[in-house]
Context: one part of a larger RNA
RNA sequence: GAUGAACGCUGGCGGCGUGCUUAACACAUGCAAGUCGAACGAUUAAGACCCUUUCGGGGGUGUAUAGAGUGGCGAACGGGUGAGUAACACGUGACCAACCUACCUCUUACUCUGGGAUAACUUGGAGAAAUCCUUGCUAAUACCGGAUACUCCGUAUCUAUCGCAUGAUAGAAACGGGAAAGCUCCGACGGUAAGAGAUGGGGUCGCGGCCUAUUAGCUAGUUGGUGGGGUAAUGGCUCACCAAGGCGACGAUAGGUAGCCGGGUUGAGAGACCGACCGGCCACAUUGGGACUGAGACACGGCCCAGACUCCUACGGGAGGCAGCAGUGGGGAAUUUUGCGCAAUGGGCGAAAGCCUGACGCAGCAACGCCGCGUGCGGGAUUGAAGGCCUUCGGGUCGUAAACCGCUUUCAGUAGGGACGAUAAUGACGGUACCUACAGAAGAAGCUCCGGCUAAAUACGUGCCAGCAGCCGCGGUAAUACGUAUGGAGCAAGCGUUAUCC
Numbered sequence: 001g002a003u004g005a006a007c008g009c010u011g012g013c014g015g016c017g018u019g020c021u022u023a024a025c026a027c028a029u030g031c032a033a034g035u036c037g038a039a040c041g042a043u044u045a046a047g048a049c050c051c052u053u054u055c056g057g058g059g060g061u062g063u064a065u066a067g068a069g070u071g072g073c074g075a076a077c078g079g080g081u082g083a084g085u086a087a088c089a090c091g092u093g094a095c096c097a098a099c100c101u102a103c104c105u106c107u108u109a110c111u112c113u114g115g116g117a118u119a120a121c122u123u124g125g126a127g128a129a130a131u132c133c134u135u136g137c138u139a140a141u142a143c144c145g146g147a148u149a150c151u152c153c154g155u156a157u158c159u160a161u162c163g164c165a166u167g168a169u170a171g172a173a174a175c176g177g178g179a180a181a182g183c184u185c186c187g188a189c190g191g192u193a194a195g196a197g198a199u200g201g202g203g204u205c206g207c208g209g210c211c212u213a214u215u216a217g218c219u220a221g222u223u224g225g226u227g228g229g230g231u232a233a234u235g236g237c238u239c240a241c242c243a244a245g246g247c248g249a250c251g252a253u254a255g256g257u258a259g260c261c262g263g264g265u266u267g268a269g270a271g272a273c274c275g276a277c278c279g280g281c282c283a284c285a286u287u288g289g290g291a292c293u294g295a296g297a298c299a300c301g302g303c304c305c306a307g308a309c310u311c312c313u314a315c316g317g318g319a320g321g322c323a324g325c326a327g328u329g330g331g332g333a334a335u336u337u338u339g340c341g342c343a344a345u346g347g348g349c350g351a352a353a354g355c356c357u358g359a360c361g362c363a364g365c366a367a368c369g370c371c372g373c374g375u376g377c378g379g380g381a382u383u384g385a386a387g388g389c390c391u392u393c394g395g396g397u398c399g400u401a402a403a404c405c406g407c408u409u410u411c412a413g414u415a416g417g418g419a420c421g422a423u424a425a426u427g428a429c430g431g432u433a434c435c436u437a438c439a440g441a442a443g444a445a446g447c448u449c450c451g452g453c454u455a456a457a458u459a460c461g462u463g464c465c466a467g468c469a470g471c472c473g474c475g476g477u478a479a480u481a482c483g484u485a486u487g488g489a490g491c492a493a494g495c496g497u498u499a500u501c502c
Base pairs, nucleotide, nucleotide: 001501002500003499005498006497007496008495009494012373013372014371015370016369017368018366019365020331025329026328027327029326030325031324034073035072036071039070040069043066048061049060050059051058052057080284081283082282090208091207092206093205094204095203096202099201100200104197105196106195107194108193109192110191111190112146113145114144115143121136124133125132126131152177153176154175155174157172158171159170160169161168162167182189210256211255212254217247218246219245222244223243224242225241226240227239228238229237259281260280261279262278263274264273265272266271286307287306288305289304290303309320310319311318312317337363339362340361341360345359346357347356348355349354376407377406378405379404387398388397389396390395411443413438414437415436416435417434421429446491447490448489449488450487451472452471453470457486458485459484460483461482467474468473
């Protein structure tokens, strides 16, 4: 000098930030991912309007409203955490002639013709529940055939051009294979195939960044080949066979520690230490394993299995996962509200209106940090008041300090007005910021230190006691070093101490 700090004493205001570093410990409760009726069938409470009525009610209307279901898109983003990981995880540079990419943009062509189901609903049943079985019916942009398809894919072939090897690109011709979905307010919105782009991802390699040799040998899918399988794709990725290789003092293997980086702190620099907030990448989601769906996951608020734990139970069986936002217990020196709003920015769905959004925007708490401001200004002494302290008893000092006189009103307070952020409408913040007026010096100073280092000394008390202390060292009867008082010094809404780094 610095800190995501803590502790002690003290504490006026504002702005901007920051706030579980420990138990990746366990979690009550609420919320954090939905949306589309312009894909689909069937229903519909209250209210409105119309008709009817025995005045109890009944019927009808509307792309009304509502809740389930089929279907589509999203849920792989956003948000959290740093346990694991010494690794192509990360950073940087290159390569993929070995790859994928929903939504979006552009180009070309097409969107023809059929079929059978099923949920919802209904019948019956089982169960405490979670839920399940069964009968009958129905729709679709759900599912399945057929047709067509130059370009697409597969098989074998030819020609031209080119390359860093395997080869790539363009063209020709043969055989085989492969699509689609409608809705409509007639404006649109969609669907299929192929090509290109954009975006996002996947893979490979060079180089770089911890400690220990009191770890010296390690390795059997191990190293390589051939073939099969698998993948979007290369590859021992996997399998069969064959060969016996591969790595290592330029530190293999083993052990310890650790998410990496942009950056942060310090330092003149070289360097050392750190990786909180913000941004990029990675990994994880109670522990371990697995796949399904999908353009994308081996998926935090999806599924299955196993383990531990918690809860419900009619004991037969079930339910759960805060390292999302708040919040609780626990641990700890220590870290906040079970707040407001979708107004803005951004995201999902939708043609749109709009709905959802603990992302986000705000507010609350905390001197935790940085920055700014205030706690008044001027005058006022031949009586330097009273009082405190010291004294050589003359006086000195607190001290222009106070009183007293005059002035001002920042901030806080009260009252009135009142935004920008929003572009037609729409403002949580917020009657906030800001402006104006009013009253009155009024409401606002502490902490540490004073032997030397080191700025600042006297008195009393104590008497190697009580105590101080960063180092040297003070204290045993005149202690500038302990305690108190007065005075002084330094910082100041803070001041000291402790811890850690330079």
RNAcentral holds the full RNA, with entries from ENA.
This is a predicted structure of a 502-nucleotide part of an RNA (small-subunit ribosomal RNA, 5' domain) from an uncultured bacterium.
Its Rfam family is "Bacterial small subunit ribosomal RNA".
The prediction has a mean pLDDT of 84.